[in-house]
Context: one part of a larger RNA
RNA sequence: GAACGAACGCUGGCGGCGUGGAUUAGGCAUGCAAGUCGAACGAGAACGGGUCUUUCGGGACCCAAGUAAAGUGGCGAAAGGGUGAGUAGUACCUAGGUAACCUGUCCUGAAGUCAGGGAUAACGGCCGGAAACGGCCGCUAAUACCCGAUGUGGUAGCGGAGUCGCAUGGCUCUGCUACUAAAGGUAGCCUCUGAUUCAAGCUUCUGCUUCAGGAGGGGCCUCGGGCCUAUCAGCUUGUUGGUGGGGUAACGGCCCACCAAGGCUGGAACGGGUAGCCGGUCUGAGAGGAUGGUCGGCCACACUGGGACUGAGACACUGCCCAGACUCCUACGGGAGGCUGCAGUCGAGGAUCUUCCGCAAUGGACGAAAGUCUGACGGAGCGACGCCGCGUGCGGGAGGAAGGCCUACGGGUUGUAAACCGCUGUCACCUGUUACGAAUCGUACGGAUGUGAAUAGCGUCCGUGCGUGACGAAGGCAGGAGAGGAAGCCACGGCUAACUUCGUGCCAGCAGCCGCGGUAAUACGAAGGUGGCAAGCGUUGUUC
Numbered sequence: 001g002a003a004c005g006a007a008c009g010c011u012g013g014c015g016g017c018g019u020g021g022a023u024u025a026g027g028c029a030u031g032c033a034a035g036u037c038g039a040a041c042g043a044g045a046a047c048g049g050g051u052c053u054u055u056c057g058g059g060a061c062c063c064a065a066g067u068a069a070a071g072u073g074g075c076g077a078a079a080g081g082g083u084g085a086g087u088a089g090u091a092c093c094u095a096g097g098u099a100a101c102c103u104g105u106c107c108u109g110a111a112g113u114c115a116g117g118g119a120u121a122a123c124g125g126c127c128g129g130a131a132a133c134g135g136c137c138g139c140u141a142a143u144a145c146c147c148g149a150u151g152u153g154g155u156a157g158c159g160g161a162g163u164c165g166c167a168u169g170g171c172u173c174u175g176c177u178a179c180u181a182a183a184g185g186u187a188g189c190c191u192c193u194g195a196u197u198c199a200a201g202c203u204u205c206u207g208c209u210u211c212a213g214g215a216g217g218g219g220c221c222u223c224g225g226g227c228c229u230a231u232c233a234g235c236u237u238g239u240u241g242g243u244g245g246g247g248u249a250a251c252g253g254c255c256c257a258c259c260a261a262g263g264c265u266g267g268a269a270c271g272g273g274u275a276g277c278c279g280g281u282c283u284g285a286g287a288g289g290a291u292g293g294u295c296g297g298c299c300a301c302a303c304u305g306g307g308a309c310u311g312a313g314a315c316a317c318u319g320c321c322c323a324g325a326c327u328c329c330u331a332c333g334g335g336a337g338g339c340u341g342c343a344g345u346c347g348a349g350g351a352u353c354u355u356c357c358g359c360a361a362u363g364g365a366c367g368a369a370a371g372u373c374u375g376a377c378g379g380a381g382c383g384a385c386g387c388c389g390c391g392u393g394c395g396g397g398a399g400g401a402a403g404g405c406c407u408a409c410g411g412g413u414u415g416u417a418a419a420c421c422g423c424u425g426u427c428a429c430c431u432g433u434u435a436c437g438a439a440u441c442g443u444a445c446g447g448a449u450g451u452g453a454a455u456a457g458c459g460u461c462c463g464u465g466c467g468u469g470a471c472g473a474a475g476g477c478a479g480g481a482g483a484g485g486a487a488g489c490c491a492c493g494g495c496u497a498a499c500u501u502c503g504u505g506c507c508a509g510c511a512g513c514c515g516c517g518g519u520a521a522u523a524c525g526a527a528g529g530u531g532g533c534a535a536g537c538g539u540u541g542u543u544c
Stems, first nucleotide, its partner, number of pairs: 001544004006540005013390006019383002026346003030343003035075003040072002048063006082301003092225002095222004101218003106214008114148001116146002123138006153180012184206002187203003193199002227273003234264003239261008276298004280291004303324005326337004354380001356379003362376001363374004393423004403414004427485001429480006437471001441467011488533005493514003499528005509516002
């Protein structure tokens, strides 16, 4: 000199864009943060309103409404969001390998979607419990569950042929045997079949099953790379390898039995300390050094430790089980909980914000869609925490006013500074007016086109109308008023730019280094003046 997620002191007008729990991965009140689908399924209220009836207590029916809440089932909940504890290598980065692998949803292609069965929740009844919750009996549905058929295919076994390679081998074609699928829903129509309005028929869209390929995602393996410590020199028994097996999507001591005695190490094993890694960031002419906050990629964690279940995917932040610590409820028998999500609170700390608005946009989950949910996100709020921009006026004005300070008492200086005169109108203030973010979306109507038997229906495209804004009393523009509301901080001995007077008297104090202060201190304190920076200025801390 530059930089910072900064803090502290004094001061503080406005705006834009950023940024803000670095310490106790300490404890947490409260609210919200993951649901959705009735076009998978059975069932189905109440309030309120109306009609009828009534022994005035009420009752029946209709609307509300096939709505709400709950249940079965599907998809999602493994994403998004947080944090950096652990981890020195099962991580990360880089370059490869997988002939050792998996992949829901999505896209492309091929084939299929036949025929049956038994349950169970909800619900009703009874019972237990303070609660959390549970037991027994009975009824019922499905795209829930189960058996059978078919087998384009797939898998396994036994064969044959071709081709290729990288050792095990890979790929393609082909024969036999065995095993192996499925689910419906929706909207419309009468051309075909049947027929009484319409269906088990036809059609639309969507789903389901099997296989192949793709896209994107992941698992595993390998070379190389990036901290300190030798006051850590030896480490290792599933250890190193083999055979056989188990296990996994998959290779492998990953696990197991047996066999052998190996394996690593001064190019630092083993141990200890510290630490998430990277793209990047800061500094620097560079080389290098330091660093990893915000944003992006990867990893790890979710009260602490352990475990599996479900699933395409987890060993699962707001799932389950066990143990532990802690907190809460309890009828003492037993139960409930996990903010390192968004706000917020206590504590600790030098120190870090609102218990805000909205799903309008972008994105995500579900849904055919309308739509619902979304503390992701979009915004607003707070903090000069940072960067940037703007303003606090402009011109004229000397008898150089008054006051202050200094003085050799003549004067000098503050100083064109003020007053005063003229002018302007940024920001802030008041009034009016008006856009982008909103459409490529939705909906209604009309038209074209595809499918189809069809002038149904459905899909696609075009046109027209209508609708959707949290931010937002914001922003832009126009008008109005009026110099009015807006300057401080540090320094002035040398380094280093800027000097005098008074007070003090090795005191009080200053200080980054040298050093000042003991009676004339440009170094302490005050004043006047001056210098520097400026909505900031200094100090402290840290890095280069």

A computed fold for a 544-nucleotide part of an RNA from a metagenome, annotated as small-subunit ribosomal RNA, 5' domain. Model confidence (mean pLDDT): 83 of 100.